[in-house]
RNA sequence: CACAGCCUUCGGGGCAGGGUGAGCCGGCCGGCGCCGGCAAUUCCCGAUCGGCGGUACAGCCCGCGAGCGGCGCUGCGUUCACGCGGCGUCGCAGGAUCUGGUGAGAGUCCAGAGCCGACGGUACAGUCCGGAUGGAGAAGGCACGC
Numbered sequence: 001c002a003c004a005g006c007c008u009u010c011g012g013g014g015c016a017g018g019g020u021g022a023g024c025c026g027g028c029c030g031g032c033g034c035c036g037g038c039a040a041u042u043c044c045c046g047a048u049c050g051g052c053g054g055u056a057c058a059g060c061c062c063g064c065g066a067g068c069g070g071c072g073c074u075g076c077g078u079u080c081a082c083g084c085g086g087c088g089u090c091g092c093a094g095g096a097u098c099u100g101g102u103g104a105g106a107g108u109c110c111a112g113a114g115c116c117g118a119c120g121g122u123a124c125a126g127u128c129c130g131g132a133u134g135g136a137g138a139a140g141g142c143a144c145g146c
Stems, first nucleotide, its partner, number of pairs: 001145001005142006017045003023038006047127002049117002051064004059115002067092011097113005119130003
């Protein structure tokens, strides 16, 4: 002075039990209506779960991830005007903790009592299905020059 790249593997847990019945099906029917069956992991009671980095060991302290949008570059399809993606960057959205104790130090440990949960689908979802063969990231290997 230059290069800071490539590859492999890994990378999320969770409704037991009960209630209600939107809706669907069938019967008595031509209809109203009545009766019967099925029917929510979403509603109600209750149960249950906790990704990644940082920091005294963290769902609720500071950040990251899944969603949406703008801009730039770019691939494919094509009726040439759009459609479907990829990468980078900027932005938006998205939740929650206190009390006591120990200690030099903890909203992280111990005890107790609370609280929270992206997006699309569907009877309203942290727990079902889906984007996800995704992903923050973790471990290992290769290269490491003039």
Molecule: FMN riboswitch aptamer (RFN element)
Organism: Bacillota bacterium